[in-house]
RNA sequence: UCCGGGGUAGUUCAAUGGUAGAACGGCUCCCUGUUAAGGAGAAAGUUACAGGUUCGAGUCCUGUCCCCGGAG
Numbered sequence: 001u002c003c004g005g006g007g008u009a010g011u012u013c014a015a016u017g018g019u020a021g022a023a024c025g026g027c028u029c030c031c032u033g034u035u036a037a038g039g040a041g042a043a044a045g046u047u048a049c050a051g052g053u054u055c056g057a058g059u060c061c062u063g064u065c066c067c068c069g070g071a072g
Stems, first nucleotide, its partner, number of pairs: 001071007010024004018055001027041004048064005
């Protein structure tokens, strides 16, 4: 330098162009003599950044940054 994959909650990951979710973790409550386990609940998001297309973009297009793999 070129090619491919990826960047979404604290973490690991989902999400036909149409309300951004799950699990784990943290918090509150219940249960228990206490802790753990178990049960219930609520919270937590500038979907890497900047533009474009569209009635509508995490998703499609362009550029940039970062991570992984490959080629030279």